This is a predicted structure of a 100-nucleotide RNA (Guanidine-I riboswitch aptamer) from Mesobacillus campisalis. Model confidence (mean pLDDT): 78 of 100. RNAcentral holds the sequence, with entries from Rfam and Ribocentre. Of the family's consensus pairs, 100% are formed in the model. Its Rfam family is "Guanidine-I riboswitch aptamer". Its family is annotated with regulation of gene expression in the Gene Ontology. Lineage of the source: Bacteria > Bacillati > Bacillota > Bacillaceae > Mesobacillus.
[in-house]
RNA sequence: GAAGAUGUUUUCUAGGGUUCCGCAAACGAUUUUGGUUGGCCUGGUCCGAGAGAAGACACACAGCUUUGCUGUGCCACGGAGGGACAAAAGCCCGGGAGAU
Numbered sequence: 001g002a003a004g005a006u007g008u009u010u011u012c013u014a015g016g017g018u019u020c021c022g023c024a025a026a027c028g029a030u031u032u033u034g035g036u037u038g039g040c041c042u043g044g045u046c047c048g049a050g051a052g053a054a055g056a057c058a059c060a061c062a063g064c065u066u067u068g069c070u071g072u073g074c075c076a077c078g079g080a081g082g083g084a085c086a087a088a089a090g091c092c093c094g095g096g097a098g099a100u
Base pairs, nucleotide, nucleotide: 007057008056009055010054011053012052015047016046020044021043022041023038024037025036027034028033059073060072061071062070063069064068075095077098081093082092083091
């Protein structure tokens, strides 16, 4: 200086905000309701990881009582900026730029 690899998906979690629900506040109606404000409101719904967890499938290798069963499968520092939904994020651009 150059090149290359690290499968798909489901359910969750860390995390995230505020559409809806709930909660809180004051207000108006007046007996249980209406709109407003609040996420420096625990929460339910919601979003959610390449570098978090578990499962399933696929693939590779090995073994065996051989066409299916069992076992194993390493690593991963990382901005700024932009994008979506109501909004934000460890979401997406992105195992990107860069670093090693």